This is a predicted structure of a 71-nucleotide RNA (transfer RNA) from a Pseudomonadota bacterium.
[in-house]
RNA sequence: GGGUUCAUAGUUCAAUGGUAGAAUUUCGGUCUCCAAAACCGAAGAUUCCCGUUCGAGUCGGGAUGAACCCG
Numbered sequence: 001g002g003g004u005u006c007a008u009a010g011u012u013c014a015a016u017g018g019u020a021g022a023a024u025u026u027c028g029g030u031c032u033c034c035a036a037a038a039c040c041g042a043a044g045a046u047u048c049c050c051g052u053u054c055g056a057g058u059c060g061g062g063a064u065g066a067a068c069c070c071g
Stems, first nucleotide, its partner, number of pairs: 001070007010024004018054001025043006047063005
């Protein structure tokens, strides 16, 4: 220098172009003499810019970052 793959809650992962979910974590509550466990509830995310579309996490272009391959 060229190419491939990837980027979503604090973490690990989902999501046919049509309300972004689950587990875990954190917080509150129930239970308990207290705590743990269990149960109930809440909070929390699409790397950035532009485009296509009635509608984009998803499709297209670019940027940034990560892993790998070629030279």
Its mean pLDDT, the model's own confidence on a scale to 100, is 84. The source organism's lineage runs through Bacteria, Pseudomonadati and Pseudomonadota. Rfam family: tRNA. Gene Ontology term of the family: triplet codon-amino acid adaptor activity.